[in-house]
Molecule: transfer RNA
Organism: Thiohalorhabdaceae bacterium
RNA sequence: GCGGGGGUAGUUCAACGGCAGAACCUUGGCCUUCCAAGCCAAUGAUGCGGGUUCGAUUCCCGUCCCCCGCUCCA
Numbered sequence: 001g002c003g004g005g006g007g008u009a010g011u012u013c014a015a016c017g018g019c020a021g022a023a024c025c026u027u028g029g030c031c032u033u034c035c036a037a038g039c040c041a042a043u044g045a046u047g048c049g050g051g052u053u054c055g056a057u058u059c060c061c062g063u064c065c066c067c068c069g070c071u072c073c074a
Stems, first nucleotide, its partner, number of pairs: 001070007010024004018054001026042005047063005
């Protein structure tokens, strides 16, 4: 330099262009003599900049970062 995959909640992952979800974590409540477990609830996110569209996590362009492969030079 080229190609491919990825970036979404504190963490690990979903979401076939139409309300961004789950689990774990955290906080509160219920339960318990207390703790743990269990049950209920709450908080909280689309890497960044553009474009297409009535509508973009999703499609297109650019850019940043991570992973894998290839090539060239040293």